This is a predicted complex of two RNAs, RNase P RNA and transfer RNA, with 453 nucleotides together. Its mean pLDDT, the model's own confidence on a scale to 100, is 76. Rfam match: Bacterial RNase P class A. Rfam describes the family as follows. Ribonuclease P (RNase P) is a ubiquitous endoribonuclease, found in archaea, bacteria and eukarya as well as chloroplasts and mitochondria. Gene Ontology terms of the family: ribonuclease P activity, dimeric ribonuclease P complex and tRNA processing.
[in-house]
RNA sequence: UCAGAUGGCCGGAUGGCCGCUCGCAGCACCUCAGGUGGUGCGGGAGGAAAGUCCGGGCUCCACGGAGAACACGGUGACGGAUAACAUCCGCCGGGGGUAACCCCAGGGAUAGCGCCACAGAAAGCAAACCGCCGGCGUCCUUCGGGACGUGGUAAGGGUGAAACGGUGCGGUAAGAGCGCACCGCGCAAGCGGCAACGCAAGCGGCACGGCAAGCCCCACCGGGAGCAAGACCAAAUAGGGACGGCACAUGAUCGGUUUUCCGGAUCGCCGUCCGGGUCGGUCGCGUGAGGCGCCUGGUAACAGGCGUCCCAGAGGAAUGGCCAUCCGUUCGCCCACGGGUGAACGACAGAACCCGGCUUACAGGCCGUCUGACGCC
RNA sequence: GAUCGCUUAGCUCAGCCGGUAGAGCAACUGACUUUUAAUCAGUAGGUCGAGAGUUCGAAUCUCUCAGCGAUCACCA
Numbered sequence: 001u002c003a004g005a006u007g008g009c010c011g012g013a014u015g016g017c018c019g020c021u022c023g024c025a026g027c028a029c030c031u032c033a034g035g036u037g038g039u040g041c042g043g044g045a046g047g048a049a050a051g052u053c054c055g056g057g058c059u060c061c062a063c064g065g066a067g068a069a070c071a072c073g074g075u076g077a078c079g080g081a082u083a084a085c086a087u088c089c090g091c092c093g094g095g096g097g098u099a100a101c102c103c104c105a106g107g108g109a110u111a112g113c114g115c116c117a118c119a120g121a122a123a124g125c126a127a128a129c130c131g132c133c134g135g136c137g138u139c140c141u142u143c144g145g146g147a148c149g150u151g152g153u154a155a156g157g158g159u160g161a162a163a164c165g166g167u168g169c170g171g172u173a174a175g176a177g178c179g180c181a182c183c184g185c186g187c188a189a190g191c192g193g194c195a196a197c198g199c200a201a202g203c204g205g206c207a208c209g210g211c212a213a214g215c216c217c218c219a220c221c222g223g224g225a226g227c228a229a230g231a232c233c234a235a236a237u238a239g240g241g242a243c244g245g246c247a248c249a250u251g252a253u254c255g256g257u258u259u260u261c262c263g264g265a266u267c268g269c270c271g272u273c274c275g276g277g278u279c280g281g282u283c284g285c286g287u288g289a290g291g292c293g294c295c296u297g298g299u300a301a302c303a304g305g306c307g308u309c310c311c312a313g314a315g316g317a318a319u320g321g322c323c324a325u326c327c328g329u330u331c332g333c334c335c336a337c338g339g340g341u342g343a344a345c346g347a348c349a350g351a352a353c354c355c356g357g358c359u360u361a362c363a364g365g366c367c368g369u370c371u372g373a374c375g376c377c
Numbered sequence: 378g379a380u381c382g383c384u385u386a387g388c389u390c391a392g393c394c395g396g397u398a399g400a401g402c403a404a405c406u407g408a409c410u411u412u413u414a415a416u417c418a419g420u421a422g423g424u425c426g427a428g429a430g431u432u433c434g435a436a437u438c439u440c441u442c443a444g445c446g447a448u449c450a451c452c453a
Base pairs, nucleotide, nucleotide: 001373002372003371004370005369006368007367008366009365010364012326013325014324015323016322017321018320020044021043022042023041024040025039027037028036029035030034046348050359051358053357054356055355056354057353058226059225060224061223072222073221074220075219076218078090079089080088081087092106093104094103095102096101107217108216112215113214114211115210116209129157130156131153132152133151135150136149137148138147139146140145165183166182167181168180169179170178184206185204186203187202190199191198192197230283231282232281233280240274241273242272243271244270245269246268251267252266253265254264256262290309291308292307293306294305295304296303297302327346328345329344330343331342332341333340334339378449379448380447381446382445383444384443387402388401389400390399396433404420405419406418407417408416426442427441428440429439430438
C1' cells in the first nucleotide's frame, strides 16, 4: 500500500423566533371541593421505541397449604453468569477458511414403531443383472473348444444421496480379512482434565447405513391468562328490588280438581329509597434487576463496595415548524486545478405497564485490535 | 396494546404424519350450428408469499421476514 477479519461508538451541530405536552410555583376570571386562560422555571423518543420471537416483574383466576403424576408445550455437549432465559461468557467436539476468524436445534438409531420415492440384482432382511471361475451332467464340435443346466464368487462394470472398510503383497479354479503390513473403524487398561473430552498400551478381522426440525425414549423446565390484567368513584335512560299510596276484573298466566265449579297468587299507575352495570373520571403509571464515574475480585460473562444523578408519561394520543451559520452527500457552473459558488437532500424509524435478551430495518461517518500478500528500512 | 389464523393456476379451493402438484369455473384451439349460447374433444397456464435451515430430496418439517384477516373490557 492492497485485500480481509473482528470489537466498539455516533447517527446531524449551534443559535434565534413561533408552537405542543407534563410537573412545580404563582396570577386573573367564572356558574367556585371545581373549571378556564395567561406568566415564570424545569423535563420531553430510540439503538432499534419495531416484530411480539423468548425470559421475568406486576395483576387477576384456580387451590386451605405443600408436593407429585398424567396430558400438552418447550429446552438439549460441558462448566459457569443471571431474577430468569431459546440470552451471555469460557471451554470441548464437528465443519469451512492459507490465516485472523466464522458457522453448528450439538442427547439417544443396541427400547420400540415407521420411512428410505425413481433407478438398481439387492435399500437393511442383505442380495447376484452383466461378468469371472473350476468340478459334474446333457448336447454340439472344424477336437482348439462352445452352448445349456447345476454350483462357487463378490475382484471388475452398471444404479443410486447411500451398496457392508481402503491400498499393496501373498493366496486361490476364480475370488474373498482367507492370511499379512500400513491406514481407517470398534472395544479399551492406564494417564490428564471439575466436566464435556483428549492422549493411548493392548485387544478385535470389521460387526454397528441414514432420518428423531417422523412418532418416540431419556434428562430438565413450565398452573392458566394477560395493563383491553386489575382496583376505586360514579350520570341520564332502561331494567331489578323494598316500602307507601291509588286502581282492581268481565280478562291472562300459574297451581288444586275428571269436569262444572270453588277459593288463592301474580300481571297496572304514581312517589321515595336501595344495589349492580354502562357513558365518564381516578388509580395501576415510573426510584428502577436504574444511569454515570472510580476501586476491588474474576480469563470473561458478571459480582461487590463507594460516590453522584433523578432523566418522557399522553389517552385519537405531546416531543413540531421556520430562519441563519456550520457539517455531510449528490448535481450544475466557474477555475490560475489549490479551490470558489448555487440548488436539493439529511438513513431506518417513532414511546403507550415496566425490565433483560433475540431477530429484523438502517444514508453516512469515527475509533481500535488482528490476519494474509507485496514493497522499503 | 394483546391473542390467534391464512397465503397453492386469472378466481374459489384440495393436496400438509416428506418422493417432484391437482379439481371446478374462467382462457385458448377444434368439432357441432346459418351464427351465438349450451354440449363434446383437446391445449396452455404454477420459481406453492419471500429468504434461510434439517434432509439424498421440502408445497408439506423448523426458524426469520412480508402481506391479509379475525377476536378482546363489562352487563344482559